RNA sequence: GGGCGAUUGGCUCAGUUGGUUAGAGCGCCGCACUCACAUUGCGGAGGUCACUGGUUCGAAUCCAGUAUCGCCCA
Repeated sequence: GGGCGAUUGGCUCAGUUGGUUAGAGCGCCGCACUCACAUUGCGGAGGUCACUGGUUCGAAUCCAGUAUCGCCCA
């Protein structure tokens, strides 16, 4: 330098054919339970869907570019 893949809550990851409100597990906070802790149950907070632009009535999803990471080739 070229090719491919990935980027979504604090962590690990889903997300169908583009369709209105983006989810799960773990973690975190509160309450209940307990002498207390753990477990368990209930509730809650937490997201510019990496960034910029484009297509579209409508984009996490499609297209282009940029950034970061990984793999391969030279």
Annotation
Predicted 3D model of a 74-nucleotide RNA (transfer RNA) from an uncultured Pirellulaceae bacterium. Rfam family: tRNA. Rfam links the family to the GO term triplet codon-amino acid adaptor activity.